Small-subunit ribosomal RNA, central domain from an uncultured bacterium, 348 nucleotides, folded computationally. The prediction has a mean pLDDT of 88. RNAcentral holds the full RNA, with entries from ENA and SILVA.
[in-house]
Context: one part of a larger RNA
RNA sequence: UUGGGCGUAAAGGGCAUGUAGGCGGUUAUGUAAGUCUGAUGUAAAAUCUCACAGCUUAACUGUGUAGUAGCGUCGGAAACUGUAUGACUCGAAUCCGAGAGGAGUGUGUGGAAUUCCUGGUGUAGGGGUGAAAUCUGUUGAUAUCAGGAAGAACACCAGAGGCGAAGGCGACACACUGGCUCUGGAUUGACGCUGAUAUGCGAAAGCGUAGGUAGCGAACAGGAUUAGAUACCCAGGUAGUAUACGCCGUAAACGAUGUACACUUGGUGUUUGGGACUUAAGUUCUGGGUGCCGCAGCUAACGCGUUAAGUGUACCGCCUGGGGAGUAUGCCGGCAACGGUGAAACUC
Numbered sequence: 001u002u003g004g005g006c007g008u009a010a011a012g013g014g015c016a017u018g019u020a021g022g023c024g025g026u027u028a029u030g031u032a033a034g035u036c037u038g039a040u041g042u043a044a045a046a047u048c049u050c051a052c053a054g055c056u057u058a059a060c061u062g063u064g065u066a067g068u069a070g071c072g073u074c075g076g077a078a079a080c081u082g083u084a085u086g087a088c089u090c091g092a093a094u095c096c097g098a099g100a101g102g103a104g105u106g107u108g109u110g111g112a113a114u115u116c117c118u119g120g121u122g123u124a125g126g127g128g129u130g131a132a133a134u135c136u137g138u139u140g141a142u143a144u145c146a147g148g149a150a151g152a153a154c155a156c157c158a159g160a161g162g163c164g165a166a167g168g169c170g171a172c173a174c175a176c177u178g179g180c181u182c183u184g185g186a187u188u189g190a191c192g193c194u195g196a197u198a199u200g201c202g203a204a205a206g207c208g209u210a211g212g213u214a215g216c217g218a219a220c221a222g223g224a225u226u227a228g229a230u231a232c233c234c235a236g237g238u239a240g241u242a243u244a245c246g247c248c249g250u251a252a253a254c255g256a257u258g259u260a261c262a263c264u265u266g267g268u269g270u271u272u273g274g275g276a277c278u279u280a281a282g283u284u285c286u287g288g289g290u291g292c293c294g295c296a297g298c299u300a301a302c303g304c305g306u307u308a309a310g311u312g313u314a315c316c317g318c319c320u321g322g323g324g325a326g327u328a329u330g331c332c333g334g335c336a337a338c339g340g341u342g343a344a345a346c347u348c
Base pairs, nucleotide, nucleotide: 003320004319005318006317007302008301012316014201015200016199017198021194022193023192025088026087027086028085029084030083031082033081034080035077036076037075038074039073040072041071042070050064051063052062053061054060091191092188093187094186095185096184097182098181099180103177104176105175106174107173108172109171110154114150115149116148117147118146119145120144121143125136126135162169163168206247207246208245209244210243215241216240220236222234223233258315259314260313261312262311263310266293267292268291269290270289271288272287273286274285275284276283277282297304298303321348322347323346330341331340332339333338
């Protein structure tokens, strides 16, 4: 490679957009590249098949015969694929009417809390712990009241609930922007699916420049604990955490489950639409999401089970014993940290 696989054994790319490529709905006619078929040429000899013959037999050898994919040429078929032209509406999309939403970006506003500052009241402690101490306080703390400043986060609502491709998103208002769903019609007429390379997005930490810094808090230093304590606990505290712009490009980036489509018993919640019947209690039908339980089936088992890990199709990614090793090397990217790609010897 073939084959077999990828929820948990090795294996789904972090996520999307989309180029090439691969694959592609219904129908009519033409074409004949693929496809099927006839003839013909070629397909050296030896070998191989069958028959006979020759060495005493066999191996071996000889004679004759059969057979061969592929390729070329000429002719034919037209179901399927391709191709050309025309048509269709179920896939896809657009418009009109509604709807829900922490989806994104920007600007502004708000209250609670915290810390600090100023002033009032007030007096000896406060704080902290398993117990303490470091720490703080008569230069008046803690507590309490009033005023002011700053930064960050938005209690309750809050839900196994919502939105987003993923990362993720939660005070309120406004502006701009994206996606989704439903109802009934209209329009276009296969415009579709997937997607190597590529491009964009991508938590936290980290990096660069400029401001910012309340709380928290790696590092650090102090107090405890302890045999020791480079920790857990306590009192401090720098980077960072927050902002703008620019890098980084990784995570148990997880549903450890690629995307799209079709089909296959049900029950019960929840969320968001639409309809009917009833009427103020709901009943019922029908879409889109999101949970739980379970038929068949699948699975090594656990479990999955119309949101499949069932049954199929299309396309992409990935795996091939453990260690060595996500290492070495080369190349590419990065300011760096490091990231991407990624072996072998050897060993069990």